[in-house]
């Protein structure tokens, strides 16, 4: 980087450095920020996927050692189709992101 599968309206921040941008691309709202964006470091927390240990006949539960992930908003929202008179609301689909495989 491919492909497969599962998950995605639930949880979880401070400090230090930094200095103007961020919310994955495109667009289009809509929103966070000099009461300090992005990025680095430190230390906290979530989660509970994969290993690992304990229960369990199995399924499973359970723990947080470790490997990753993640700590404003639903993945912030629409986009593409299908339903409904419509505004909108629903389910699906593209994308995308994580985790295990996989070529």
């Nucleotide at each position: 980087u491919u492909c497969u599968u599962a998950u995605c309206c639930a949880g979880a921040g401070a400090g230090a450095u930094g200095g103007a941008g961020g919310g994955a691309a495109u667009u289009g709202g809509c929103c966070c920020u000099g009461u300090g964006a992005a990025g680095u470091c430190u230390c906290a927390g979530c989660a509970g996927c994969g290993g690992g240990c304990u229960c369990u006949u199995a399924u499973g539960a359970g723990u947080a050692c470790u490997g990753u992930g993640c700590u404003a908003a639903a993945u912030c929202c629409a986009a593409c189709a299908a339903g409904c008179a419509a505004a909108g609301c629903u389910u699906g689909g593209u994308a995308g992101a994580u985790a295990a495989g996989u070529g």
This is a predicted structure of a 103-nucleotide RNA (SAM riboswitch aptamer (S box leader)) from Macrococcus sp. DPC7161. The sequence is in RNAcentral, with records from Rfam. Of the family's consensus pairs, 97% are formed in the model. It matches the Rfam family "SAM riboswitch aptamer (S box leader)". Rfam describes the family as follows. The SAM riboswitch is found upstream of a number of genes which code for proteins involved in methionine or cysteine biosynthesis in Gram-positive bacteria. Rfam links the family to the GO term regulation of gene expression.